[in-house]
Molecule: glycine-GGAnGA riboswitch aptamer
Organism: Bacillus mesophilum
RNA sequence: GCGAAUGACAGCAAGGGGAGAGACUGCUAUUUAAGCAGCGCCGAAGGAGCAAGCAUUCACAUGUGAAUCUCUCAGGCAAAAGAACUCUUGCUUGACGCAUCUCUGGAGAGAGUCCAUAAAAGGGCCACCCAAGAGGACAGCCAUGCAUAUGGUUAAACUUUCAGGUGAAAGGACAGAGGU
Numbered sequence: 001g002c003g004a005a006u007g008a009c010a011g012c013a014a015g016g017g018g019a020g021a022g023a024c025u026g027c028u029a030u031u032u033a034a035g036c037a038g039c040g041c042c043g044a045a046g047g048a049g050c051a052a053g054c055a056u057u058c059a060c061a062u063g064u065g066a067a068u069c070u071c072u073c074a075g076g077c078a079a080a081a082g083a084a085c086u087c088u089u090g091c092u093u094g095a096c097g098c099a100u101c102u103c104u105g106g107a108g109a110g111a112g113u114c115c116a117u118a119a120a121a122g123g124g125c126c127a128c129c130c131a132a133g134a135g136g137a138c139a140g141c142c143a144u145g146c147a148u149a150u151g152g153u154u155a156a157a158c159u160u161u162c163a164g165g166u167g168a169a170a171g172g173a174c175a176g177a178g179g180u
Stems, first nucleotide, its partner, number of pairs: 001098003010092008022039001024038004040077003046073001047071003053064003101178005110126001112125004127166003133162001134160003140153005
């Protein structure tokens, strides 16, 4: 600063959206799935790990401490199912929530090639990534209509790749802590 008793945060139920990776090979069974064995992979159920901070100590250590990060125990690798997260409706509850400021953790993808000579910046050429910003839509809701339907509105970690990015640094959705 914005939102909130015309109901914040939270919980429950139902419905919609929701990525990634071998329809791998062998044996058994036999329609698949499932079971056993073998290599190869994915990460967004669940689980585990830790930074700042806090506590403790003379000190060193120790404890506590989150995530989409990390590990890959579990789970998964055609479809179905499941799926962090997100939206809507209904019910319960009843006062906060979000952004800004500071600290900390925080992924992905060519140190490509030519002009032209480390990087950066400028221009051209191919190849890629997505988590600043930006666009898109489903269920639902609203309006019109006798109805089929039409128009509007409509979230995301999905999608597009405009913008941005592809050594480090910086940036960085998100996450934890602190302050006013």